A computed fold for a 359-nucleotide part of an RNA from Geodermatophilus aquaeductus, annotated as large-subunit ribosomal RNA, domain IV. The sequence was found in a public genome assembly. The coordinates come from a structure-prediction model, not an experiment, and the mean pLDDT is 87.
[in-house]
Context: one part of a larger RNA
RNA sequence: CUGUGGUUAAGGAACUCGGCAAAAUACCCCCGUAACUUCGGGAGAAGGGGGACCCUCGCCCGUCAACACUCUUGCAGUGGGCAGCGGAGGGGGGUCGCAGAGACCAGUGAGAAGCGACUGUUUACUAAAAACACAGGUCCGUGCGAAGUCGUAAGACGAUGUAUACGGACUGACGCCUGCCCGGUGCUGGAACGUUAAGGGGACGGGUUAGCUACAUCUGUGGCGAAGCUCAGAACUCAAGCGCCAGUAAACGGCGGUGGUAACUAUAACCAUCCUAAGGUAGCGAAAUUCCUUGUCGGGUAAGUUCCGACCUGCACGAAUGGCGUAACGACUUCUCAGCUGUCUCAACCACAGGCUCG
Numbered sequence: 001c002u003g004u005g006g007u008u009a010a011g012g013a014a015c016u017c018g019g020c021a022a023a024a025u026a027c028c029c030c031c032g033u034a035a036c037u038u039c040g041g042g043a044g045a046a047g048g049g050g051g052a053c054c055c056u057c058g059c060c061c062g063u064c065a066a067c068a069c070u071c072u073u074g075c076a077g078u079g080g081g082c083a084g085c086g087g088a089g090g091g092g093g094g095u096c097g098c099a100g101a102g103a104c105c106a107g108u109g110a111g112a113a114g115c116g117a118c119u120g121u122u123u124a125c126u127a128a129a130a131a132c133a134c135a136g137g138u139c140c141g142u143g144c145g146a147a148g149u150c151g152u153a154a155g156a157c158g159a160u161g162u163a164u165a166c167g168g169a170c171u172g173a174c175g176c177c178u179g180c181c182c183g184g185u186g187c188u189g190g191a192a193c194g195u196u197a198a199g200g201g202g203a204c205g206g207g208u209u210a211g212c213u214a215c216a217u218c219u220g221u222g223g224c225g226a227a228g229c230u231c232a233g234a235a236c237u238c239a240a241g242c243g244c245c246a247g248u249a250a251a252c253g254g255c256g257g258u259g260g261u262a263a264c265u266a267u268a269a270c271c272a273u274c275c276u277a278a279g280g281u282a283g284c285g286a287a288a289u290u291c292c293u294u295g296u297c298g299g300g301u302a303a304g305u306u307c308c309g310a311c312c313u314g315c316a317c318g319a320a321u322g323g324c325g326u327a328a329c330g331a332c333u334u335c336u337c338a339g340c341u342g343u344c345u346c347a348a349c350c351a352c353a354g355g356c357u358c359g
Stems, first nucleotide, its partner, number of pairs: 001354008010345002014343001019340001027051005036041001038173001052095006060087004067079004071074001096100001108338007115330002120132002136171007148157003174325004179255003184252002186248005193243003199237002205231004211224005256274005283317001284314001295311005
C1' cells in the first nucleotide's frame, strides 16, 4: 500500500447519477392495525407490551388404587377416579446481570407515481425487463381422405379428434368502452360488357416450277403459271386473370386548411370558403409520447432541469399496431419520509492475508 473483517466522539445521506455498500429490522405469545378493495385481500400493515432462573398456589391432561355395575365367572369387560409419577398453560412472591428470542439463526417500514393484471419465461458466457408467455376477447379458415404442416411419393401428424373441434392472425386478467372513413392496397362475392395465352381456324399473300408464251435465235432474256412442297398469316372461337360492379377496418391503413364574427379586452358557441374516402368521437394529455422547455400555476425543500396535482398552445396521444382506469402482485423504473448507519464532514485504531523494505 492492497484485500477481507471489527470498533468509533459529535453529526446522520451533508456522500453519490442513485442510500451503491454497510448499518438497522428479525423468533414466539398478547394487544392493536389505515386508505383502498375484484370483499378474497391489503396484513406479519403500521404501532406497542411480555420472554431467564428459584419458591409457592389453583386449574387442566395422561397414567392409576379403592369402589360400583355386567355377564360368557375370567389374571374378564365397562364406569370411576385418591395418592404417586409425567406433561401443558396460568396467578403470586423472590434472585442475578448492562443485557433473559443473551450466541448462531433470524422481515426494515411507510407514502406517491409509471409500466406490466397476476404465478411463470428469456439473451448458457455483459441485458431478467416495461420484453415473451398467459387466462380472457375478436376476426379468418376448416363438414372430415377437414383445413393446415412434413414428404418426390407411398405415407404421417392434425386425431384414434369432428365446429363447445382443429389451424392461422391480432389483442392481452378485470371494469367502462372501442367513434368516423371502403377513395388506395388486400381479401370475399358477382358475372353482363371490354381486354386476354396456347390451341382451333384458315381468307389473302409470297417462294419454288411441269407447262404456256413474247423477243432475239449457237442458245438466252422477259412475262404468265397448275399440282405438290413450303414461308408468313387476317377475320372468327376461347379460361383464369385484369378492367368493371359490390361488400369488408378487432383487414393493411387513414382520420384537413383559410378568412371573419359577441356591448372593455381576450376568446369564438356562430358565419363564409376550399379540399377530402372521411376530417380524431369518448377518454387522456409538457405524457416511457412536448421540439420550443427548467412551458405556466400550485404542492413538497431554506434552496427542486427530477417528483406529484392541474392547465391545454397534443412540434408529433387516441380507441384490440387497443383507449382510459384498476385491488393484488414485481430482485422492474421514478420521487418522498421515518428508522439506521464510516456513504460522507474526516478520518483513526485493531485483527488476519498478501505486497514492499530490512535481516

Its Rfam family is "Bacterial large subunit ribosomal RNA".